[in-house]
Context: one part of a larger RNA
RNA sequence: CGUAGGAAAUUUGAGAGGAUCUGUCCUUAGUACGAGAGGACCGGGAUGGACAUACCUCUGGUGUACCAGUUGUUCCGCCAGGAGCACCGCUGGGUAGCUAUGUAUGGAUUAGAUAAUCGCUGAAAGCAUCUAAGUGAGAAACUAGCCUCAAGAUGAGAUUUCCCAUUCGUAAGAAGUAAGACCCCUUAGAGAUGAUGAGGUUGAUAGGUUAGAAGUGGAAGUGCUGCGAGGCAUGGAGCGGACUAAUACUAAUAGGUCGAGGA
Numbered sequence: 001c002g003u004a005g006g007a008a009a010u011u012u013g014a015g016a017g018g019a020u021c022u023g024u025c026c027u028u029a030g031u032a033c034g035a036g037a038g039g040a041c042c043g044g045g046a047u048g049g050a051c052a053u054a055c056c057u058c059u060g061g062u063g064u065a066c067c068a069g070u071u072g073u074u075c076c077g078c079c080a081g082g083a084g085c086a087c088c089g090c091u092g093g094g095u096a097g098c099u100a101u102g103u104a105u106g107g108a109u110u111a112g113a114u115a116a117u118c119g120c121u122g123a124a125a126g127c128a129u130c131u132a133a134g135u136g137a138g139a140a141a142c143u144a145g146c147c148u149c150a151a152g153a154u155g156a157g158a159u160u161u162c163c164c165a166u167u168c169g170u171a172a173g174a175a176g177u178a179a180g181a182c183c184c185c186u187u188a189g190a191g192a193u194g195a196u197g198a199g200g201u202u203g204a205u206a207g208g209u210u211a212g213a214a215g216u217g218g219a220a221g222u223g224c225u226g227c228g229a230g231g232c233a234u235g236g237a238g239c240g241g242a243c244u245a246a247u248a249c250u251a252a253u254a255g256g257u258c259g260a261g262g263a
Base pairs, nucleotide, nucleotide: 001152005163006162007161008160009159010158011157015149016148017147018146021049022048023047024046025045026044027043033038051106052105053104054103055102059100060099061098062097066093067092068091069090070089071086072085073084074083075082076081110144111143112142117137118136119135120134164262166175167174168173180258181257182256183255184200185199186198187197188196205251206250207249208247209246210245211244212243215239216238221234222233223232224231225230
């Protein structure tokens, strides 16, 4: 821009893409078959491999704004307690998120028309012949079926709901609006930027605060004890990024723009 008014939602599916794998074991059955050795079809169960998709409950990894220990050195006047630097100084753990080696799921069942092949009826050619007329069975291949996208499918589809018939102008057209949308702002299950989603005081959108959680692992101060390095008690203590809930304390203020009149 189009889809002959302007919007908001929900959809149909022409068409396109993805996927399509396979082993072993048990049973049928030591049966059919076979002199024996050996050893099935068909059918019913179980369990794997590789691959794909999703997710983070579990097992782990990472986790440079979480916790603790510790070395050297500088500084906070000193002690105590801390801070900076040294690869995050090093070391032990670890929430959210992201992840695989972790967890879950999948390939199917089925239908149609067929290939090779195997038939039925059957003449040409009194017989025979699956074929010439006619009519069946038959494969991971084909068409559906499963998953995803999809009306720019210009063949532009469908349904529901909302807005209405203003003003100026001879007309062409223009203007202010409606429903609605955007700018702007707070943002995350989204994200390079756009976009998408949640919100904007009639408000829990983010931060803060409060109460918790995961985590770390026993804070500081004080007291007791030991000559001392230390230990014990107060006390599952203190701290606690991303997690959960509550709460308008802070910031989403104020405002602006676009948008029909139905050939």
A computed fold for a 263-nucleotide part of an RNA from a Lactobacillaceae bacterium, annotated as large-subunit ribosomal RNA, domain VI. Its mean pLDDT, the model's own confidence on a scale to 100, is 89. NCBI's taxonomy places the organism under Bacteria, Bacillota, Bacilli, Lactobacillales, Lactobacillaceae.